RNAcentral holds the sequence, with entries from ENA.
Transfer RNA from Watsoniomyces obsoletus, 72 nucleotides, folded computationally.
It matches the Rfam family "tRNA". Rfam's curators write: Transfer RNA (tRNA) molecules are approximately 80 nucleotides in length.
Taxonomically the source falls in Watsoniomyces (Eukaryota, Opisthokonta, Ascomycota, Porocyphaceae).

């Protein structure tokens, strides 16, 4: 240099064009408890950046960034 794959919340992770982006761990509040822990309820928190296609994009296409792998 060429090719392939990946990027979704603090972490892991589902979501193959349309309904409020599912869930787990973690965090906070409340409740419980003498206290802590466990359990329960509730809440906050997310689609790497830019562009294109489409009535509609996390999803399809292109470029960039980052990471991994293969190859010369």
């Nucleotide at each position: 240099g060429g090719c392939u794959c990946a990027a979704u919340a603090g972490u892991c992770a589902a979501g193959u064009g349309g309904u409020u982006a599912a869930g787990a761990c973690g965090u906070a509040a409340c409740a419980u408890u003498u206290u802590c822990a466990c359990c329960g309820u509730u809440a906050a928190g997310g689609c790497g950046g830019g562009g294109a296609u489409u009535c509609a994009a996390a999803u399809u296409c292109c470029c960039c960034u980052u990471g991994a792998g293969c190859u010369u």